[in-house]
RNA sequence: GGCCCCAUCGUCUAGUGGUUCGGACACUACCCUCUCAAGGUAGAAACACCGGUUCGACUCCGGUUGGGGUCA
Numbered sequence: 001g002g003c004c005c006c007a008u009c010g011u012c013u014a015g016u017g018g019u020u021c022g023g024a025c026a027c028u029a030c031c032c033u034c035u036c037a038a039g040g041u042a043g044a045a046a047c048a049c050c051g052g053u054u055c056g057a058c059u060c061c062g063g064u065u066g067g068g069g070u071c072a
Base pairs, nucleotide, nucleotide: 001071002070003069004068005067006066007065010025011024012023013022018055027043028042029041030040031039048064049063050062051061052060
């Protein structure tokens, strides 16, 4: 340098163009308990960036950035 794959809450992960982007762990508050842990209820928290297509994009297309693989 060419080609391929990946990027979603703090972490891991689901999401076949139309839902309010879902779950687990973690975190916060409350309940429970003599206290803690466990358990229960609730809450906050995310689509790498820039464009394009579309009535509508996390999803499709192009580019950029970062990571991984492969060839030289």

Description:
A computed fold for a 72-nucleotide RNA from a Candidatus Bathyarchaeia archaeon, annotated as transfer RNA. The RNAcentral record of the sequence draws on ENA and MGnify. The same sequence occurs in records of 2 taxa. Its Rfam family is "tRNA".